[in-house]
Molecule: small-subunit ribosomal RNA
Organism: uncultured bacterium
C1' cells in the first nucleotide's frame, strides 16, 4: 500500500467406497393467507382484465391585438316616455400564444425499438440569447351583432352591417436564395466544399402601451438575414430470448438509369434495364417480451428480473387517415369504418378515466369521490394575476425499512396453584405478591420555531445614455402571503399507570416430560411417525427462537462443480459415431525480413442523474438525506512497442510425401483344378433287423433294410498344417494353380519443400438376418407335422421338412458391429516370449525397426484395474452425456419394395436407479473332511389286536397348552370325588386368602337334633388366654382402603428350557494392509477326536469353546473293621460265620498309586504325528456321565414361578352337587401282545445288581384253585422285610394247525383300594377264544458288555404302568469303502439374495383410478396467397357549378387564382375460396403408469436347472421358443500355450 474473499447436512446398502438425483438450513420480495397487535419516522400500494365505466375535477390566458354589448355607477339635456356622454364591466366572438409540455400504461413491437460509440459533407428547430439591417403606403372581406328561416335536440342557412397584430396586393432589400461568368484558397473524408468580383432574377413587414416641449422619445411587439443554445429528424459499427420436430427464403424483391416526392439521404413512390439479395456465424417462420440506468442473489464468474425513482420507445375503445402548426398524423382535436354504451319527438345525434378521487366486475389480493396552490414547477399575460388531481400535504393499509416502549432495583417461607416424581424431592422460580424508585410512553393543560424566499408598491443610493421625460441596468431599507397545523420540539400534572405474541422441541435443528388415542383420528421439507408403554399425533406443563410481530404458502439466486469460461465427465456407473475418406471450419515445424489485425503500454473524449461504494455532514439515534472523492473491468479516437499469434516475401528440412533396389501376407476381384466327408441312384454279396434314446416311441426293413463291394450323380465346406499365428479402415478373410489390383515394413541413395492433424454436413464401405428377380438345391434347418416328456409342454429330447443357408444383379444399413476404450503426434523404469526384416560378431550372442501377447514401477483409478498397443503426463479437432421409469415410445420430417431405419419429445409416476468392492447366507458350483449319514450287518415301524397320545367330529362340557426336524407314553413322576382350569345347576359378595384402621361383641370349637343333594340355615349343650383391671392377644359381626382372577399379551419381560450340537468353533487388544467396510491374525504344508499339534507365514499375543481339572466304573497299596467277611485257632449243630475270636481274603469307605505316546522300531521334513510292537489290570481322550463357546429359530413356557400393561369387581372372584377332561364314522404318531418248535405247556434246578420300607415292608403259620384274608415276629434296616430274579439248565409233552400258538373280545362268579370302583379302577378264578401264519409304498434304531433278549427295583401313589428312571443276567453279526441320500465343518467359485432361496422376480390376463396418442368429426383463434366490393382522405386529372381582393378593360367582361362538382391511382373494415399453424371438444381405439392379500404359468438371478444376452426372421394365452451370424458382460472340468520364481 492493495484486498475483506468461498462453511455444509439428510436420504440408495446388512455394511462400505464412489456415481447420481431427491431435499434442508441462507437471503430477498409491490407479496398474498393464518393467529396475534402499543407508538413513531421514512417509503410502498389492481403484478389480475390495454375489461367496462355514474359523478365532479385534470388546459387554459391575453381587453398593452380587435369590434360590439347585458349589467352597475356618475354627469349633463329632457316632451319624464328617455336620450347623449364619461368611467367600470361580466358571458360569448375575432385575434395570438399554449393546447405536441406536464400526467398514465406496457398492449403491441425480437426492430436501428433500446443501450453503447459515431456519422448528419444528407437536416429541422417556435418560445431564449447575441448581433445586423428595417417596420413605407394601401385595398376588399368576414365572426361577433341585428333580421329571418328549418330541426325535438345537436345544429344549420340566408339578408343586412362592423374591427383588427386576422387577411391581400404594391413599393424598398444589409444579409439570404437562385442563375450565369471570372479569379483564388483549400488536398482536407468520396461525392466536394470555401472566398472575392460583374450581371440578371424573385422576394418583407403590425401594430399596441407608456411620457412628451407634440418634433419625437422610450418599451413590448412585427419582418428579413447571421450565429449560438435547446430540442427534434435521419443513417452506421458493436451488443442483449428461446425453438432445426421452422431449411431455404425473397419481386420493389437486389441494383442502376431517370423522374417525382421529403425538413432531409434512400425503392421512400414510379417508369425502364439487369438478375440480384439474405442463409448452417442459422435467413424465413413459430412462441415470448417494452429496452436500459438499476434491482434481487452470488466470494466472483454467473444467473434471475426491469414495481417504485431516472432516460429512451410504443400506446390513448379498435383499424385507417390526413389537416392545424416550429413541433403532431395529435389521451382529455377533427373525418371515416367497426364493437359496445347513452339520450331521441324515430327523422337523426352524443361518447371514450391506460390523467386525481371513484365505481362495477374479476381475482388470493392492493387505498380517500381528501386540502392547498403556501413551496418547487409549467401555460399564458407589460404586470397585478388566473389555470395548474404535475406538485405539495393529510387520510387508510404492520406491506416494507428503521427507531422505542410495554418498567427499574431489593425481594426465599424458596408462599399458593400447577406438573412431574425412584414420594427424598425437583421444577415453574426472583418469578409472583411485597417494599423503594423512574415516567420513555399515554391523559390533561401551555406556550411554541422552522418550511418566507421576495413580487407589486415605498424610500433611497448609483452606473451609461440622452435635449428632458418615461424608461434601461446595478444595490439598500422596509414590504402581503401557512395547505399541513389542535405541527416538531419544549415545559407542567398524573399515575406501573394504556401495552406480547407466534413457532418449534424424532434427525436434519436450539429445544422433553406426563395424559389421551391405538394403522384410527391425525402428523409430515427429505428421512419417515401411528397397529396399548408414541421425546413424531391432540392435549398439558416445562424448554428453545424471533419478537409487534410470528408462521405457512407462491416466486427468484445460493448451497448445485446439478450445463462445470473460472469449474465436470465418457473401459464396467448416463456417456466413444459400425469403419474409413473427405469440402468447410479448428489447429499447425525452423529461419529472416515487412506490416500491425489480434497483443501491450500511454494520452484523450465518453460512460447522465439518482442508486452502491469511501470520507465528512443535517434530522436525539436509525432508516432517510445533503456535499465531496473514487471506481465504473466497456466504447470511441489517437501516439508509442514488435516478443507471441496472424498476414505479406524470401530461405531450409528434422512433419508429410515420392521414386529405385528387396520382403512378409487365408487383404480383395474373377478364372480353372481337385481330393475327402454325406446323400440319392444302379448292380453284387447278405439276413432280420435298422435308426433313435435317460429310457423309449413316431420311423426304417422279409416288396430284402443296417452293414459290405463296384460304378454313377449332385451340391456345398475345404480335416491335418493351424498357432493369445497372418493380412485388412471396420465388417471380415483359410484347399491348389493362373491373370488382374490394393495396402504394409525395414535400410540405402535420391527428389519435392509444411504439401500436415481433426474434421460438422457430405460420399463410400459395412457380419446375420430379411426382401426382390432368375438360377441351384447335398447337407443342415426358423415356420409346420409326428413322437416323446409333463399337471400342461404352442419348449428342452428324437423322427421328418418348408423357406433360408449356395450363386447373379439390386435392395437393406443394423448387431454385446466390443478392447464396451474416437483419431493424430510427443514425453515418461523395466522383464519375458512369438510374427516379418535388417546390422555386427567367436553362429546358438547382442543389438536395431514395425507389429502382436503375457508381468510389471512410477503415475493415474470409486474400487476392479490401466501401465511405452495408457485408462500415466500433455497438444490438436471431432462425437457424446446431464437421475430412474414413461421410451428409443408418441408425434412431424426423412430414408426403404416392404419389413423397418434415422431425428426424437412430453404430460404422469418415483425417491431412488445405478458401479466397484466387503461380510455373510444360498446354488439342481467345484475341492477337501468327519458323522449309524450312506454302505455292510441285527432287530424293529408300517399290516393285526389292544394300550396310550394327537387330529377330526361330536357334546351343556368333552378346560387349557404343546404343531417339520425341535408337537403327538409331551406340560401329566398317576383324571372314580378331589385334582379341575371346562359345563349344568344352587350359593356367598371386604369375600376361600393377606394387611391395616375404626367400631360391636364373646366368642373360636366341639357334640347332637332338624331342613336340603350339599354348600349352607337353624336350635340346643358345653366353652376364652394373660394381666398392669380397662388394656393385650385371639376370634367373630359391621364399615372402609383392598383382596381375588389357570382372564389377554411368551409379539412387553425375567427365570427355566428344546435344537443347530459335544458340531469346532467364536472372538478381542497391539501391530500392519486398504480411502473404507473390512482383511490379516483365524489362510497354507502336514496331522488331530479337536482352531489337537508342528513347520511356514505381516504377524505378536490373548480370552470364550476343545482337552484337562470333577463322579461312576476297571488294578493294586496303606488304614480302619459292623450290621458286612471267615483263611488260620476254639466251641457248637441235622445244617447255617451259629459263638469265641480274627483284620489274611471277599466286601464296605477314605487317602494313595498306576498310562505319560514314557520305552524300543518305521515312515515323515531333523517336526508335530502317524504305524508296528514291548510291558501292563488298563494303551494312545481305557469306557461312561456331568459339563453345552459367539448366536440362530420374535422356537417353547403370563397354566411352576415371578411380573409391566390391559380386562372383570353381588364376578372373568369364591363354595358346594352332579357331569365331563374315559364320547368315536375316522386319520396319524409312539408301544405292548403275537403269528410260533432257537417255540408252547408242565415238573425240577442255579445264579444277580440297584433300590425301597412306619398311615411301612410284612417273615411265619393257618384259610383260600386264586386274587386276598385272618392272627403275628422282626426291622426306621451292609442286622429284619418287598425277595420267588428271568431267561438259563434237567426232564417231559406238543408235531406245524389258526394249533396245547395267539390272547382280544365277552358272559359269569369273586378279591383288593377307597364315603364312593353306574358314566370310569386294578387283579383272581371259570368259561368264550376274535384278528393274526411275519405285514405295500416307505421308514427307525443300533459299532461292544453295543444290539437283540431276560427278568428286578424305584418315582408318582388310598388304589390304578404295556409309559418314565434305573439295575444287573445271558450275549452277537458287521464296517470293503466315502460315488451316491441326510446333516455339519474348512477354503474357493458365482449372484439382481440380506425378512438372506421357505430369498428375489418377468409378462399376459380381470378389477378400480390417473395422465398422454390416434380418432370419423364439431367448433374457436392466428398468418398467408388470390379475387370482389370499397368509407374517409392524400394526390393526380378534369373547366360542370360558383368565385370580394389582383392584373387589362371607360364599362360590360376577360385572365389568373380559389372554392364545390366530377373522375383515375391508392386505399381500412367487410366478403368469396384456398391452403397452413395452434387451442377447446369427442363415440371409438391404443399403449403406458399406479394400486390391497386377484389369475395363469416361472422367463431372469447360482451352471437358476435348456448359459444370459445383442441384431433379425419366424411362431406361440403369457412369460417367452426356435433358426443364422455375433459376445462374454457364462459356471465347471480337461487340454493347450504363456509368464512368474528356484
Nucleotide at each position: 500500500u492493495a484486498a475483506u474473499g468461498g462453511a455444509g447436512a439428510g436420504u440408495u446398502u446388512g455394511a462400505u467406497c464412489c456415481u447420481g438425483g431427491c431435499u434442508c438450513a441462507g437471503a430477498a420480495c409491490g407479496a398474498a393467507c393464518g393467529c396475534u397487535g402499543g407508538c413513531g419516522g421514512c417509503g410502498c400500494g389492481u403484478u389480475u382484465u390495454a375489461a367496462g365505466c355514474a359523478u365532479g375535477c385534470a388546459a387554459g390566458u391575453c381587453g398593452a391585438a380587435c369590434g360590439a354589448u347585458a349589467g352597475a355607477a356618475c354627469u349633463a339635456c329632457u316632451u319624464c316616455g328617455g336620450u347623449a356622454g364619461u368611467u367600470u364591466g361580466a358571458a360569448a366572438g375575432u385575434g395570438g400564444c399554449g393546447a405536441a409540455c406536464g400526467g398514465g400504461u406496457g398492449a403491441g413491437u425480437a426492430a436501428c425499438a433500446c443501450g453503447u460509440a459515431g456519422a448528419u459533407a444528407a437536416u429541422c428547430u417556435g418560445c431564449c440569447u447575441c448581433u445586423g439591417u428595417g417596420u413605407u403606403g394601401g385595398g376588399g372581406a368576414u365572426a361577433g351583432c341585428u333580421c329571418a328561416u328549418g330541426g325535438a335536440a345537436a345544429c344549420a342557412u340566408g339578408g343586412g352591417g362592423u374591427a383588427a397584430u386576422a387577411c391581400c396586393g404594391a413599393a424598398u432589400a444589409c444579409g439570404a436564395u437562385c442563375u450565369u461568368g471570372a479569379a483564388g484558397c483549400u488536398a482536407g473524408c468520396a461525392a466536394g466544399g470555401c472566398u472575392u468580383c460583374a450581371a440578371g432574377a424573385a422576394g418583407a413587414a403590425a401594430g399596441g402601451u407608456g411620457c412628451u416641449a407634440c418634433g419625437g422619445c422610450a418599451u413590448c411587439g412585427c419582418a428579413c438575414a447571421g450565429a449560438g443554445a435547446u430540442g427534434a429528424g435521419u443513417c452506421u459499427g458493436c451488443g442483449g430470448c428461446u425453438c432445426a420436430u421452422u431449411a431455404g427464403u425473397u419481386a420493389g424483391u437486389u441494383g442502376g438509369u431517370a423522374a417525382g416526392g421529403u425538413a432531409a439521404c434512400g425503392g421512400c413512390u414510379u417508369a425502364c434495364c439487369a438478375a440480384g439479395g439474405c442463409a448452417a456465424u442459422g435467413a424465413u417462420g413459430a412462441g415470448u417480451a417494452g429496452c436500459c440506468g438499476g434491482c434481487c442473489u452470488g466470494a466472483g464468474a454467473g444467473g434471475g428480473u426491469g414495481a417504485c425513482c431516472g432516460g429512451c420507445c410504443a400506446c390513448a375503445c379498435u383499424g385507417g387517415g390526413a389537416c392545424u402548426g416550429a413541433g403532431a398524423c395529435a389521451c382529455g382535436g377533427c373525418c371515416c369504418a367497426g364493437a359496445c354504451u347513452c339520450c331521441u319527438a324515430c327523422g337523426g345525434g352524443a361518447g371514450g378515466c391506460a390523467g386525481c378521487a371513484g365505481c362495477u366486475a374479476a381475482g388470493a389480493a392492493u387505498c380517500u369521490u381528501c386540502c392547498g396552490c403556501a413551496a418547487u414547477g409549467g401555460g399564458c399575460g407589460a404586470a397585478a394575476g388566473c389555470c395548474u388531481g404535475a406538485c405539495g400535504g393529510a387520510g387508510c393499509g404492520a406491506c416494507g425499512c428503521c427507531g422505542c416502549g410495554u418498567g427499574a432495583a431489593c425481594g426465599a417461607u424458596g408462599a399458593a396453584g400447577g406438573c412431574c416424581g425412584a414420594g427424598a424431592g425437583g421444577u415453574u422460580g426472583u418469578a409472583a405478591a411485597g417494599u423503594u424508585c423512574u415516567u420513555u410512553u399515554c391523559u390533561c393543560a401551555g406556550g411554541g420555531a422552522g418550511g418566507a424566499a421576495u413580487a407589486a408598491c415605498c424610500a433611497u443610493g448609483g452606473u451609461a445614455g440622452g435635449g428632458a421625460a418615461u424608461g434601461a441596468c446595478c444595490g439598500u431599507g422596509g414590504g402581503a402571503u401557512g395547505a399541513c397545523g389542535u405541527u416538531a420540539a419544549c415545559u407542567g400534572a398524573g399515575g406501573a399507570a394504556u401495552a406480547a405474541g407466534c413457532c418449534c422441541c424424532g434427525g436434519c435443528u436450539a429445544a422433553u416430560u406426563a395424559c389421551g388415542u391405538g394403522c384410527c383420528a391425525g402428523c409430515a421439507g427429505c428421512c419417515g411417525c401411528g397397529g396399548u408403554a408414541a421425546c413424531a399425533c391432540g392435549u398439558a406443563a416445562g424448554g428453545g427462537g424471533c419478537a409487534a410481530g410470528c408462521g405457512u404458502u407462491g416466486u427468484u439466486c445460493g448451497g448445485a462443480a446439478u450445463c462445470a469460461u473460472u469449474g465436470g465427465g465418457c473401459g464396467u456407473a448416463a456417456a466413444g459415431g459400425g469403419u474409413g475418406c473427405g469440402c468447410a471450419g479448428g489447429c499447425g515445424g525452423u529461419u529472416a525480413u515487412u506490416c500491425a489485425a489480434g497483443c501491450u503500454u500511454g494520452a484523450u473524449g465518453u460512460a447522465a442523474a439518482a442508486g452502491a461504494u469511501c470520507c465528512c455532514g443535517g434530522c436525539u439515534u436509525a432508516a432517510c438525506u445533503g456535499g465531496g472523492g473514487g471506481a465504473a473491468u466497456g466504447c470511441a479516437u489517437u501516439g508509442g512497442g514488435a516478443a507471441c499469434u496472424g498476414g505479406a516475401u524470401g530461405a531450409c528440412u528434422a512433419g508429410a510425401g515420392u521414386a529405385u533396389a528387396a520382403g512378409a501376407g487365408g487383404g480383395g476381384g474373377a478364372g480353372u483344378u481337385g481330393g475327402a466327408a454325406u446323400u440319392c441312384c444302379a448292380g453284387g454279396u447278405g439276413u432280420a433287423g435298422g435308426g433313435g434314446u435317460g429310457a423309449a416311441a413316431u420311423c426304417u426293413g422279409u416288396a430284402g433294410a443296417u452293414a459290405u463291394c463296384u460304378g454313377g450323380a449332385a451340391g456345398a465346406a475345404c480335416a491335418c498344417c493351424g498357432g493369445u499365428g497372418g493380412c485388412g479402415a471396420a465388417g471380415g478373410c483359410g484347399a491348389a494353380c493362373u491373370c488382374c489390383u490394393g495396402g504394409c515394413u525395414a535400410u540405402a541413395u535420391a527428389c519435392u519443400g509444411a504439401c500436415g492433424c481433426u474434421g460438422a454436413g457430405g460420399c463410400a464401405c459395412g457380419a446375420a438376418a430379411g426382401c426382390g428377380u432368375g438360377g441351384g438345391g447335398a447337407g443342415c434347418g426358423a415356420a409346420c407335422a409326428g413322437g416323446a416328456u409333463u399337471a400342461g409342454a404352442u419348449a428342452c429330447c428324437c423322427u421328418g421338412g418348408u423357406a433360408g443357408u449356395c450363386c447373379a444383379c439390386g435392395c437393406c444399413g443394423u448387431a454385446a458391429a466390443c478392447g464396451a476404450u474416437g483419431u493424430a503426434c510427443a514425453c515418461u523404469a523395466g522383464g519375458a516370449g512369438a510374427u516379418g526384416g535388417g546390422u555386427g560378431g567367436u553362429u546358438g550372442c547382442a543389438u536395431u525397426c514395425a507389429u502382436u501377447u503375457c508381468c510389471g514401477a512410477a503415475g493415474c483409478u470409486a474400487a476392479c484395474g490401466c501401465a511405452u498397443u495408457a485408462a500415466g503426463u500433455g497438444u490438436a479437432c471431432c462425437g457424446c452425456c446431464u437421475g430412474g421409469g414413461g421410451a428409443g415410445u408418441a408425434u412431424g420430417c426423412u430414408c426403404g419394395c416392404a419389413a423397418g431405419g434415422g431425428u426424437g419429445a412430453a404430460a404422469c409416476u418415483c425417491a431412488a436407479a445405478g458401479g466397484a468392492a466387503u461380510u455373510g447366507a444360498c446354488g439342481g458350483g467345484g475341492g477337501c473332511c468327519c458323522g449309524c449319514a450312506c454302505a455292510a450287518g441285527c432287530g424293529g415301524u408300517g399290516g393285526a389286536g389292544c394300550a396310550u397320545g394327537u387330529g377330526g367330529u361330536u357334546u351343556a362340557a368333552u378346560u387349557c397348552g404343546a404343531u417339520g426336524a425341535u408337537a403327538c407314553g409331551c406340560g401329566a413322576g398317576a383324571a372314580a370325588c378331589c385334582u379341575u382350569a371346562c359345563c349344568a345347576g344352587g350359593g356367598c359378595u371386604u369375600g376361600a386368602c393377606a394387611u391395616a384402621u375404626a367400631u360391636a361383641g364373646g366368642a373360636a370349637u366341639a357334640g347332637u337334633g332338624u331342613a336340603g343333594a350339599g354348600a349352607u340355615a337353624u336350635a340346643c349343650u358345653a366353652g376364652c388366654u394373660g394381666c398392669u383391671u380397662g388394656c393385650a392377644g385371639u376370634c367373630u359381626g359391621u364399615a372402609u382402603a383392598c383382596a381375588g382372577g389357570u382372564g389377554c399379551u411368551g409379539c412387553a419381560u425375567g427365570g427355566c428350557u428344546g435344537u443347530c450340537g459335544u458340531c469346532a468353533g467364536c472372538u478381542c487388544g497391539u501391530g500392519c494392509u486398504g480411502u473404507g467396510a473390512a482383511g490379516u491374525g483365524u489362510u497354507g504344508g502336514g496331522u488331530u477326536a479337536a482352531g489337537u499339534c508342528c513347520c511356514g507365514c505381516a504377524a505378536c499375543g490373548a480370552g470364550c469353546g476343545c482337552a484337562a481339572c470333577c463322579c461312576c466304573u476297571g488294578c493294586u497299596a496303606u488304614c480302619u473293621g459292623u450290621u458286612a467277611c471267615c483263611a488260620g485257632c476254639a466251641u457248637g449243630u441235622a445244617a447255617u460265620g451259629a459263638u469265641g475270636g480274627g483284620g489274611a481274603c471277599u466286601c464296605a469307605g477314605a487317602u494313595g498309586g498306576a498310562a505319560c505316546u514314557g520305552c524300543c522300531g518305521g515312515u515323515g521334513a531333523c517336526a508335530a504325528a502317524c504305524c508296528g510292537g514291548a510291558g501292563g489290570a488298563a494303551g494312545g481322550u481305557g469306557g461312561g456321565g456331568a459339563c453345552g463357546a459367539c448366536g440362530u429359530c420374535a422356537a417353547g413356557u403370563c397354566a411352576u414361578c415371578a411380573u409391566g400393561g390391559c380386562c372383570c369387581u353381588u364376578a372373568u372372584g369364591u363354595c358346594c352337587u352332579g357331569g365331563g377332561c374315559u364320547a368315536c364314522a375316522c386319520a396319524c404318531g409312539u408301544g405292548c401282545u403275537a403269528c410260533a418248535a432257537u417255540g408252547g405247556u408242565c415238573g425240577g434246578u442255579a445264579c444277580a445288581a440297584a433300590g425301597c420300607g412306619c398311615a411301612g415292608c410284612g417273615a411265619g403259620a393257618c384259610g383260600g384253585u386264586g386274587a386276598c384274608g385272618u392272627c403275628a415276629a422282626g426291622c426306621g434296616a451292609a442286622u429284619c422285610g418287598c425277595a420267588g430274579a428271568a431267561a438259563g439248565c434237567c426232564g417231559a409233552u406238543c408235531u406245524c394247525a389258526g394249533u396245547a400258538c395267539g390272547g382280544a373280545u365277552u358272559g359269569g362268579a369273586g378279591u383288593c383300594u377307597g364315603a364312593a370302583a353306574c358314566c370310569c379302577g386294578a387283579c383272581u378264578c371259570c368259561a368264550u377264544g376274535a384278528a393274526g401264519u411275519u405285514g405295500g409304498a416307505a421308514u427307525c434304531g443300533c459299532u461292544a458288555g453295543u444290539a437283540a433278549u431276560c427278568g428286578c427295583g424305584c418315582a408318582u401313589c388310598a388304589g390304578c404302568a404295556u409309559g418314565g428312571c434305573g439295575c444287573g443276567g445271558u450275549g452277537a453279526a458287521u464296517a470293503c469303502g466315502u460315488u451316491c441320500c441326510c446333516g455339519g465343518g474348512c477354503c474357493u467359485u458365482g449372484u439382481a439374495c440380506a425378512c438372506a432361496c421357505c430369498g428375489c422376480c418377468c409378462g399376459u390376463c380381470a378389477c378400480a383410478c390417473c395422465a398422454c396418442c390416434c380418432g370419423a368429426g364439431u367448433u374457436g383463434g392466428g398468418g398467408g396467397u388470390a379475387c370482389c366490393c370499397g368509407a374517409a382522405g392524400u394526390c393526380g386529372c378534369u373547366a360542370g357549378u360558383c368565385u370580394a381582393a389582383c392584373c387589362a378593360g371607360u364599362a360590360a367582361u376577360g385572365g389568373g387564382g380559389g372554392a364545390c362538382g366530377g373522375u383515375g391511382c391508392c386505399g381500412a373494415a367487410g366478403g368469396u375460396a384456398u391452403g397452413c399453424c395452434u387451442g377447446g371438444u369427442a363415440a371409438g381405439g391404443g399403449g403406458g403408469g399406479u394400486g390391497a392379500a386377484g389369475u395363469c404359468g416361472u422367463a431372469a438371478c447360482a451352471a437358476g436347472g435348456u448359459a444370459g444376452c445383442c441384431g433379425u426372421a419366424c411362431c406361440g394365452g403369457a412369460a417367452g421358443g426356435u433358426g443364422c451370424g455375433g459376445c462374454u458382460g457364462g459356471a465347471u472340468c480337461a487340454c493347450c500355450u504363456c509368464c512368474u520364481u528356484u